Notes
This is a predicted structure of a 72-nucleotide RNA (transfer RNA) from Heterostelium pallidum. The coordinates come from a structure-prediction model, not an experiment, and the mean pLDDT is 82. Its Rfam family is "tRNA". It is annotated as a transfer RNA.

RNA sequence: UAACUAAUAACUCAGGGGGAGAGUGAAAGACUGAAAAUCUUUAAGGCAGUGGUUCAAAUCCAUUUUAGUUAG
Numbered sequence: 001u002a003a004c005u006a007a008u009a010a011c012u013c014a015g016g017g018g019g020a021g022a023g024u025g026a027a028a029g030a031c032u033g034a035a036a037a038u039c040u041u042u043a044a045g046g047c048a049g050u051g052g053u054u055c056a057a058a059u060c061c062a063u064u065u066u067a068g069u070u071a072g
Stems, first nucleotide, its partner, number of pairs: 001071007010024004018055001026042005048064005
């Protein structure tokens, strides 16, 4: 320098045009003599940034940033 991959909750990830989600973790409650386990509920992200396409973008396109891989 070029090509490719990834970026979504505190962590690990799913979701690939119309509802933003799961597990773990956190908080509260139930249960217990008390804990653990179990059950219920709640909070927490608008999807790395910018621009574009579209009635509508986390999702498609371009570019930038960060991380990684490969080639020179």